[in-house]
RNA sequence: AAUAUCAUCGGGGAUGGAGUCCCCCUUACAACCGCCCGGGUUCGGGCUGAUGACUCCUACCGGAAC
Numbered sequence: 001a002a003u004a005u006c007a008u009c010g011g012g013g014a015u016g017g018a019g020u021c022c023c024c025c026u027u028a029c030a031a032c033c034g035c036c037c038g039g040g041u042u043c044g045g046g047c048u049g050a051u052g053a054c055u056c057c058u059a060c061c062g063g064a065a066c
Base pairs, nucleotide, nucleotide: 010025011024012023013022016057017056018055019054020053021052034047035046036045037044038043
């Protein structure tokens, strides 16, 4: 990588993956799609975080030591 067999089966929670728990939505026209400042919130400028929460991995950033 391919083949066969068995079992299981929805989606979402501001940047990736996995486990556990929690919450939300319901066939999608849903749940979800961060914050601050200015004016006329359509526009411009600035900021935090890979989690909804916990743990781990990966990426990124900062510091120290060798």